[in-house]
Notes
RNAcentral holds the full RNA, with entries from Greengenes. Predicted 3D model of a 348-nucleotide part of an RNA (small-subunit ribosomal RNA, central domain) from an uncultured bacterium. Rfam family: Bacterial small subunit ribosomal RNA.
Context: one part of a larger RNA
RNA sequence: CUGGGCUUAAAGGGGAGGUAGGCGGUUAGGUAAGUCCAGUGUGUAAUCCUGCGGCUCAACCGCAGGGCUGCGCUGGAUACUGCCUAACUAGAGGGCGCCAGAGGAGAGCGGAACUCCCGGUGUAGCGGUGAAAUGCGUAGAUAUCGGGGGGAACACCAGUGGCGAAGGCGGCUCUCUGGGGCGUCCCUGACGCUGAACUCCGAAGGCUGGGGGAGCAAAGGGGAUUAGAUACCCCUGUAGUCCCAGCUGUAAACGAUGUGGGCUAGACAUUGGUCCCUUUUGGGAUCAGUGUCGCAGGGAAACCGUUAAGCCCACCGCCUGGGGACUACGCCCGCAAGGGUGAAACUC
Numbered sequence: 001c002u003g004g005g006c007u008u009a010a011a012g013g014g015g016a017g018g019u020a021g022g023c024g025g026u027u028a029g030g031u032a033a034g035u036c037c038a039g040u041g042u043g044u045a046a047u048c049c050u051g052c053g054g055c056u057c058a059a060c061c062g063c064a065g066g067g068c069u070g071c072g073c074u075g076g077a078u079a080c081u082g083c084c085u086a087a088c089u090a091g092a093g094g095g096c097g098c099c100a101g102a103g104g105a106g107a108g109c110g111g112a113a114c115u116c117c118c119g120g121u122g123u124a125g126c127g128g129u130g131a132a133a134u135g136c137g138u139a140g141a142u143a144u145c146g147g148g149g150g151g152a153a154c155a156c157c158a159g160u161g162g163c164g165a166a167g168g169c170g171g172c173u174c175u176c177u178g179g180g181g182c183g184u185c186c187c188u189g190a191c192g193c194u195g196a197a198c199u200c201c202g203a204a205g206g207c208u209g210g211g212g213g214a215g216c217a218a219a220g221g222g223g224a225u226u227a228g229a230u231a232c233c234c235c236u237g238u239a240g241u242c243c244c245a246g247c248u249g250u251a252a253a254c255g256a257u258g259u260g261g262g263c264u265a266g267a268c269a270u271u272g273g274u275c276c277c278u279u280u281u282g283g284g285a286u287c288a289g290u291g292u293c294g295c296a297g298g299g300a301a302a303c304c305g306u307u308a309a310g311c312c313c314a315c316c317g318c319c320u321g322g323g324g325a326c327u328a329c330g331c332c333c334g335c336a337a338g339g340g341u342g343a344a345a346c347u348c
Base pairs, nucleotide, nucleotide: 003320004319005318006317007302008301012316014201015200016199017198021194022193023192025088026087027086028085029084030083031082033081034080035077036076037075038074039073040072041071042070048066049065050064051063052062053061054060091191092188093187094186095184096183097182098181099180103177104176105175106174107173108172109171110154114150115149116148117147118146119145120144121143125136126135162169163168205248206247207246208245209244210243211242215241216240220236221235222234223233258315259314260313261312262311263310266293267292268291269290270289271288272287273286274285275284276283277282297304298303321348322347323346330341331340332339333338
């Protein structure tokens, strides 16, 4: 470079915004850059192809013809692409009306449980396990009642449910705020899609400074188990888990399935809206979502199947045998831990 691929065999970037670039709806006119045709010039020689010839053949060499798929110029064609002009509304966006929601941020509030402290009752144990022991308890524990403090998480509702781009989001109220769906078909008039670079977001853990610390709990200590037991079980227990400010930027960041668009049987369930029928428990249509099954089709199969992994288009990312190697070196980023990029020798 080309081909074939990327759910599970190697391969979708963790997610989004977006620059360059690539791609781009309908109609008409213009232009003629791309495109196509004709003519013309050029495309050195050698090489290449064909024919003929010369060395005894061949290689090699000579002659003739072709070719040199290219480029320039002139003339022409105008379907498609580009460019210019005018217009359109099916893409996209907006207005108006309605709706659902754990979407985000801040503040306040609530109850259950837990733990600690104080007081009452009460007495010999409690706790824990396979069984125990460490541990706690006559300085009065466990249990129980009353009072007070504290931190974290929000049972039931709860769903095969909802929202968000992803990470993720769940007690209640208020304030601020993002997105979405449906209806109307009122407005703009292609304003669009994708997206290298770049920027932002990004679970848990970790890091810096400050606060907080109930429960849980890496590390640590102890008790058991065991041949040993740096574990599994038990008693403790510090970081951490929580809050504020900042950093790290990773993951089985998963649907292991990039984003957007068009097309291709359905059935059932369910969430949100609109509409119709209906006396009703009800029935139906349609749009958007979430699921199960399934036709055609696809697939190595498992399975996917209008939420595609089917049939196509646009653009990006990525793969190219296993190990070495989520490594080394270099560079960039980071306070560090480390992250990003990312080989080779060698070996099978």